[in-house]
Context: one part of a larger RNA
RNA sequence: UGACGGGGGCCCGCACAAGCGGUGGAGCAUGUGGUUUAAUUCGAUGGUACGCGAGAAACCUUACCAGGGCACAUAACCGGAAGCGCCGUGAAAGCGGCGUGCUUGCCGGUAAGGUGCUGCAUGGCUGUCGUCAGCUCGUGCUGUGAAGUGUUGGGUUAAGUCCCGCAACGAGCGCAACCCCUGCCGUCUGUUGCCACCACGAAAGGUGGGGACUCAGGCGGGACCGCCGGUGACAAACCGGAGGAAGGUGGGGACGACGUCAAGUCAUCAUGGCCCUUAUGUCCUGGGCCACACACGUGCUACAAUGGCCGGUACAGAGCGCAGCGAGGCCGCGAGGCGGAGCGAUCGCUUAAAGCCGGUCCCAGUACGGAUUGGAGUCUGCAACCCGACUCCAUGAAGUUGGAAUCGCUAGUAAUCGCGCAUCAGCAUGGCGCGGUGAAUACGUUCCCGGGCCUUGUACA
Numbered sequence: 001u002g003a004c005g006g007g008g009g010c011c012c013g014c015a016c017a018a019g020c021g022g023u024g025g026a027g028c029a030u031g032u033g034g035u036u037u038a039a040u041u042c043g044a045u046g047g048u049a050c051g052c053g054a055g056a057a058a059c060c061u062u063a064c065c066a067g068g069g070c071a072c073a074u075a076a077c078c079g080g081a082a083g084c085g086c087c088g089u090g091a092a093a094g095c096g097g098c099g100u101g102c103u104u105g106c107c108g109g110u111a112a113g114g115u116g117c118u119g120c121a122u123g124g125c126u127g128u129c130g131u132c133a134g135c136u137c138g139u140g141c142u143g144u145g146a147a148g149u150g151u152u153g154g155g156u157u158a159a160g161u162c163c164c165g166c167a168a169c170g171a172g173c174g175c176a177a178c179c180c181c182u183g184c185c186g187u188c189u190g191u192u193g194c195c196a197c198c199a200c201g202a203a204a205g206g207u208g209g210g211g212a213c214u215c216a217g218g219c220g221g222g223a224c225c226g227c228c229g230g231u232g233a234c235a236a237a238c239c240g241g242a243g244g245a246a247g248g249u250g251g252g253g254a255c256g257a258c259g260u261c262a263a264g265u266c267a268u269c270a271u272g273g274c275c276c277u278u279a280u281g282u283c284c285u286g287g288g289c290c291a292c293a294c295a296c297g298u299g300c301u302a303c304a305a306u307g308g309c310c311g312g313u314a315c316a317g318a319g320c321g322c323a324g325c326g327a328g329g330c331c332g333c334g335a336g337g338c339g340g341a342g343c344g345a346u347c348g349c350u351u352a353a354a355g356c357c358g359g360u361c362c363c364a365g366u367a368c369g370g371a372u373u374g375g376a377g378u379c380u381g382c383a384a385c386c387c388g389a390c391u392c393c394a395u396g397a398a399g400u401u402g403g404a405a406u407c408g409c410u411a412g413u414a415a416u417c418g419c420g421c422a423u424c425a426g427c428a429u430g431g432c433g434c435g436g437u438g439a440a441u442a443c444g445u446u447c448c449c450g451g452g453c454c455u456u457g458u459a460c461a
Stems, first nucleotide, its partner, number of pairs: 001461002003458003007455007015445002019409005026301008034292002042053002064287007076110005083100007113276002116274003122270002124265003127261001129259001134173006140149003153164003179253004184221007194210001198208003224247001227241005303402001307361007319349003324343002329338003368399001373394007415437007
């Protein structure tokens, strides 16, 4: 100087408390451990691995296994053509033959290739402490020196934020602000919107017309403790009030200091070294990554009456669409099929659902719950046996609120309801977004966890 303490002081954070909903029990989905296997490819492993890399494993992907084969990018040189059609062989890949074929791209050799090892050789990128308020430097001063001072102190703040004081005076990286979305207003532009105003029309902004409104998108304004009162050191600031769409960083995002964990990644990529080169390279067919006595994580659906079922009826936002989205119409109980209008605020995906109105069920393993299984189908795709999703009929399992323990959340949040997108031929309970409905509680900081500052002890570094 640090680190540590079941030392002290001060202070934060859904850290506890207060409250709401879960997980742990059930069935299923998914990831992992384990076991099994010819292979169940590899990585990730307390917090910071486990719906993680994977924003889609039937083939492909694919890196694994079995079997069958042996090729290839670029440049230069040498030699020949490649390609196409047909035939034979084969599971395919490939191999062989015949014909055609001016040169070049094509083939052979040198050359490559490796998802082989080392993240304890690395770059880059990332997680984490932590959006925590810290981490340092120059000069000066103090100390023999390590080092200290500044950065401590009194207040204050979300903040090393600001004020005051002070052997310090300044400065840098962080904080904040500048950026984006959202909330209010103005302005500009009107093939969306509007009977607001006029006209046509049975009706529909459907048409003429209009630039008001909604909306879309550019530009600008608006909030700064600015104003008033109080507290305070006449400071910084704090409390209350007015005005305001909005207050005291309005809400959300992007943004992550010096560093820590020899943290993660040689399998995104790049790269040193090592290793394999008739194979550890590469192509193909099939299988596997989907196994199943078990164990754990993350989820979905439930156990019902604030509910289930049936009928009627209302209201979004954000997205996506030309090898795409696909209306109306017809067929099918349905998944879906036939067909093809229209389409880049214009058409379509697209009936949002919970809600509301009416009816029914009457507490029961049920008209709850839907696993599992049998049968019949639809769709995608060369192909759904291993191993897809969906539909219909039948079947209806466990489950009656879950031990010890444990998680999330402070407001348009939790809870709950549906919708969209990426990936994608097909496949979503996952991920990323969007809106609808919309709570409860916070006395307080003694305790648990993590953290900041000062101080103290130490035989630790």
Molecule: small-subunit ribosomal RNA, 3' major domain
Organism: uncultured Spirochaetota bacterium